[in-house]
Order: sequence, then C1' cells, then structure tokens
RNA sequence: UGAGUCGGCCAGGCGGUCGCGUCAGCGCUUCGGUGCUGCCGAGGAACGUCCGGGCUCCACAGGGCACGGUGGUGGCUAACGGCCACCCGGGGUGACCCGCGGGAUAGUGCCACAGAGAAGAGACCGCCAUCGGAUCCGGUUCCGGCCGGUUCUGGUGGCAAGGGUGAAACGGUGGUGUAAGAGACCACCAGCGCCGGUGGUGACACCGACGGCUUGGUAAACCCCACCCGGAGCAAGCUCAGAUAUGGAUGCGUUGAGGGCGGCCCGCCCGAGCAUCCGGGUAGAGCGCUGGAACCGGUCAGCAAUGGCCGGUCGAGAUGGAUGACCGUCGCCUUGCGGCCGGCAACGGCGGCAAGGAACAGAACCCGGCGUAUCGGCCGACUCAUCCA
Repeated sequence: UGAGUCGGCCAGGCGGUCGCGUCAGCGCUUCGGUGCUGCCGAGGAACGUCCGGGCUCCACAGGGCACGGUGGUGGCUAACGGCCACCCGGGGUGACCCGCGGGAUAGUGCCACAGAGAAGAGACCGCCAUCGGAUCCGGUUCCGGCCGGUUCUGGUGGCAAGGGUGAAACGGUGGUGUAAGAGACCACCAGCGCCGGUGGUGACACCGACGGCUUGGUAAACCCCACCCGGAGCAAGCUCAGAUAUGGAUGCGUUGAGGGCGGCCCGCCCGAGCAUCCGGGUAGAGCGCUGGAACCGGUCAGCAAUGGCCGGUCGAGAUGGAUGACCGUCGCCUUGCGGCCGGCAACGGCGGCAAGGAACAGAACCCGGCGUAUCGGCCGACUCAUCCA
C1' cells in the first nucleotide's frame, strides 16, 4: 500500500418562529376548561410477537394416557429454544466462520430418475468351464467323416476382478490362490466394536491388545431414550359512578343441567339453573402505570458469559392515542469542474464552486433474548500478500 476477519460506538449539531403531551406553580373560570412560566418527552432496533420471565386472575385432590417443547459437554442466568468457554464434524493459506450436534447394533418404514441390483441385494456388458450350431482355413481319409485352429452364435453352470448406472453399489492397495475369481487367505492402511491404560469435572483425545474381516443413508419419517411443561393474559385484574326487564318463546335439567377441568379418561368438589332465538338498557372516570433482574462510573473475582461491593443519577406514560413543521447556519455523503502539495507513476492529502442526498422506522404493563430492516460515519484488535528500512 492492497485485500480481508472480528468486536464496539454514533444515528446530525446550534439558533430562531410556530405547535403537541404528562406533571408542577401562578392566574381566569359558566368548574367543562383555558392562559402564562418551568421540568421532562421514543429506538438501536421502540418493529415481528418467535422464545423465556416478572406481575395479575382462575384452579390447586390427585393419578394415568396423549399432545407439545428441548437435545454434544461444562458453566452463566429470575428463566430461556439465549449467552460464554470447550469438544466433535465441515469450510478457509490465514485472522476466523458454519452446524435443527442424543439413538440407524431396539423395531418398522422409505431411498425419485437411471440402473441387472437400493440392504444381508444383484448379473446387463464382461471373465471362466462345459455341451452344441454355423462359417472358413490346414492336415488326414476306408470319402461317411475325424483332428487342430479362425470368426460368429445358442444352452447349462461358476464368478463378481473390470466396464456401465446412480447422490449412494456391501472397505482400499499389493500379493497368494484359482478354470476364472472372491477377505477365500496374507501383509499394510482406513473404519467399527470391545477390553485395558493415561490425561481431562466432562463432551472427548491419545496409546496398546483383541475381534469379526466391514455393518449404506434417512429420526426436519414413525419410533426409542433423557429432561421440561396447569390455563389465560393489562381488553389481566380491581374500585367508583351510571343503566336495567328476576322481559318473552322453545328445549334440557335434582334419575344431576352446568361449572372448577380450556386435550381426554378415571376420580374429587361446588351445584340449580343452563342453551338457542327475539326484544331492551349501559358503554363514563380512576387505579393497575412505570424505581427497575434499572442506568452510569470505579473496583474485585472469573479465559469469558456473568456476579459481588462502593459511589452517583431519575430518564416518556399518551388512551382516537403527544414527542412535530418551517427557516438560517455549520458539519456529513455522492457526482461534476477548477486549484495547491507529495510522488517516476498508480494514487493520496488539503482547500474552493455548483447540483443532489441524508436511512430503517415510532412506545402503549414491564423486563431478558432471538430474528429481521437500516443512508452513512467513527474507533479498536487481528490475518494474508507485496514493497521499503
């Protein structure tokens, strides 16, 4: 200098003029509001609502079955499907990245097309043995044939080395062996299982011995194993005010309707109303509501996630739903045209003028995550290549 990897941060600044919401203070008020002043007033994702928790209400008498979720190991956490570290597998020269990562030797199923054969499989071409047929050549002959060979071909049997199909074909290489062959046997290698040892908390790694010589893939197919799981959600739930018709019809019901129990069954408890249709009334206000697993700084423990301690800070609470608009100026980015400086050059830096651009998106009970969107900019650590000293 070029090309990259990982992590963190910002999300325009200032001023002016109008405007909005909560709260506080002071006025006015027809008590509904309204004027002025002051404080505060969206985000890194407030988003999607995918996962987990707090909180609230219901249930709490349990048991069984089913559904659902999670899935390497150890840790963190209120909890998690999150995070950190490590292991294993894969990718990259590397920094580093990716993995929906239990079990395929419990069982069942499936494996498109192609192919002979897709799981204890298979024989299309091929190789070999044997019995024939045709053909041509040579030899021989008692002229019927016989013998040897070439080329083509049929049947029966053996084989799976080679070819071919496929994402995948039942270990690889070399040899022995054989009619041809084959883990049939042997050596080495790879893999699997099992036993022992060493290291590690563990996943696992390494070493040695043995075994049958070799076991395909798929569990985001059923299934098996281990662990987890009561339901609903701030329109939860509560208070005040207001309204009202224990209205009508039909059906079921103390021989148990209906509810708790909102997956089902057993069981337990409450128990006199319940269901459908017609007709009518009310539909306002407040609490919940924002101070919390909070944020900032320091320090200690830890590789880290994270936790402990100390000090400081208070930072939205709307309810048809506020948090905005315009102007000026400065800054940022892109493009075009000049200028100056460095350099052989590629190029880099500084400054000027003009035009254009500035994203994704917006609280609604509150947190922790994940995922997705995002104009641009800044910082740090590291890797590779090349050059110079």
This is a predicted structure of a 389-nucleotide RNA (Bacterial RNase P class A) from Nostocoides sp. Its Rfam family is "Bacterial RNase P class A". By type it is a ribozyme. The sequence is in RNAcentral, with records from ENA. Its mean pLDDT, the model's own confidence on a scale to 100, is 78. The model forms 96% of the base pairs in the Rfam consensus.